[in-house]
Molecule: transfer RNA
Organism: Candidatus Endomicrobiellum agilis
């Protein structure tokens, strides 16, 4: 360089173009409790980035960045 996946909380990971973007872990608090690292209840936190098509975009299209195989 050239081709082909991928890019969503701290991780892992869900979402026929329409719902408050959804859960697991892990974090903070409450409660229970001798303790609490078990167990109940609650909370915070995310679509890489621009731009386009759309009544509506995480989704679809272009580009740019930023991983992963492959080729030379």
């Nucleotide at each position: 360089g050239c081709g082909c996946c991928c890019g969503u909380a701290g991780c892992u990971u869900a979402a026929c173009g329409g719902a408050u973007a959804g859960a697991g872990c892990g974090c903070c608090g409450g409660c229970c409790u001798c303790c609490g690292g078990a167990g109940c209840c609650g909370g915070c936190a995310a679509u890489u980035c621009c731009g386009g098509u759309u009544c509506a975009a995480a989704u679809c299209c272009g580009g740019a960045c930023g991983g992963g195989c492959g080729c030379g």